[in-house]
Record summary:
This is a predicted structure of a 76-nucleotide RNA (transfer RNA) from Chloroflexus aggregans. The source organism's lineage runs through Bacteria, Chloroflexia, Chloroflexales, Chloroflexineae and Chloroflexus. RNAcentral records the identical sequence in 10 taxa. Its Rfam family is "tRNA". Rfam's curators write: Transfer RNA (tRNA) molecules are approximately 80 nucleotides in length.
RNA sequence: GCCAAGAUAGCUCAGUUGGUAGAGCAUCGCACUGAAAAUGCGAGGGUCGCCGGUUCAAGUCCGGCUCUUGGCACCA
Numbered sequence: 001g002c003c004a005a006g007a008u009a010g011c012u013c014a015g016u017u018g019g020u021a022g023a024g025c026a027u028c029g030c031a032c033u034g035a036a037a038a039u040g041c042g043a044g045g046g047u048c049g050c051c052g053g054u055u056c057a058a059g060u061c062c063g064g065c066u067c068u069u070g071g072c073a074c075c076a
Stems, first nucleotide, its partner, number of pairs: 001072007010025004019056001027043005049065005
């Protein structure tokens, strides 16, 4: 340099045909307990990598860019 995959909550990840952004773990509160753990119920937490475009409507489609991973190529 070229190709492919990926970037969504603190972490690991879903998100179908474009139509209200979610789960598990973690955190906090309550219940339970003599007290904890476990369990149950609930709550908080999001610029969907960045900038544009299309659309009534974009995490999803299109373009550019950044970063991560893998592969290929180059290197006196």